RNA sequence: CGCCCCCGUGCGGGAGAGGUCGCGCAUCGCCGCGGCGCCGAAGGAGCAACCGCCCCGGAAUCUCUCAGGCAAAUGGACCGCACGCGACGA
Numbered sequence: 001c002g003c004c005c006c007c008g009u010g011c012g013g014g015a016g017a018g019g020u021c022g023c024g025c026a027u028c029g030c031c032g033c034g035g036c037g038c039c040g041a042a043g044g045a046g047c048a049a050c051c052g053c054c055c056c057g058g059a060a061u062c063u064c065u066c067a068g069g070c071a072a073a074u075g076g077a078c079c080g081c082a083c084g085c086g087a088c089g090a
Stems, first nucleotide, its partner, number of pairs: 001089002005086001007084007018036001020035005037070003043066001044064003050058003
């Protein structure tokens, strides 16, 4: 100096599923508790295509639903832009 990549930060975009039933609060809310019904894209777990240094290990947007979520808000995998850092290359 470059910038494929790792991580972090900021901004923007970002789905799904009962604002259900009962009781309570008395603050009437979008609250609290319990129940059943659901969702998957925080996290977690499982299998696996595949990959590797092939003993073993790494592995998903698949599967499960412990957790989380089911009006708004918050959160949100992932994507884009910018910045910082690391690694790598010249």
This is a predicted structure of a 90-nucleotide RNA (Glycine riboswitch aptamer) from Rhodobacteraceae bacterium CCMM004. Of the family's consensus pairs, 90% are formed in the model. Model confidence (mean pLDDT): 76 of 100. Its Rfam family is "Glycine riboswitch aptamer". From the family's description: This family represents the bacterial glycine riboswitch. Rfam links the family to the GO term glycine biosynthetic process.